Record summary: A computed fold for a 72-nucleotide RNA from a marine sediment metagenome, annotated as transfer RNA. RNAcentral holds the sequence, with entries from MGnify. Rfam family: tRNA. Rfam classes the family as a transfer RNA. Gene Ontology term of the family: triplet codon-amino acid adaptor activity.

[in-house]
RNA sequence: GGGCCGGUAGUGUAGUGGUUAGCAUACGGGCCUGUCAAGCCCGGGACGCGGGUUCGAUUCCCGCCCGGCCCG
Numbered sequence: 001g002g003g004c005c006g007g008u009a010g011u012g013u014a015g016u017g018g019u020u021a022g023c024a025u026a027c028g029g030g031c032c033u034g035u036c037a038a039g040c041c042c043g044g045g046a047c048g049c050g051g052g053u054u055c056g057a058u059u060c061c062c063g064c065c066c067g068g069c070c071c072g
Base pairs, nucleotide, nucleotide: 001071002070003069004068005067006066007065010025011024012023013022018055027043028042029041030040031039048064049063050062051061052060
């Protein structure tokens, strides 16, 4: 340099044009408990960056950045 895959809450991940962006775990509060843990309920927190297509983009297209694998 070329090819392929990926980048979404602190962490691990789902989603694949419209719906409140979901789940687990962590974190905060409450219930429970003699206390802690466990359990139950509630809450805050995320689409790598820039452009394009579209009535509408996390999703499709282009470029860039970052990570992994392969080729040279």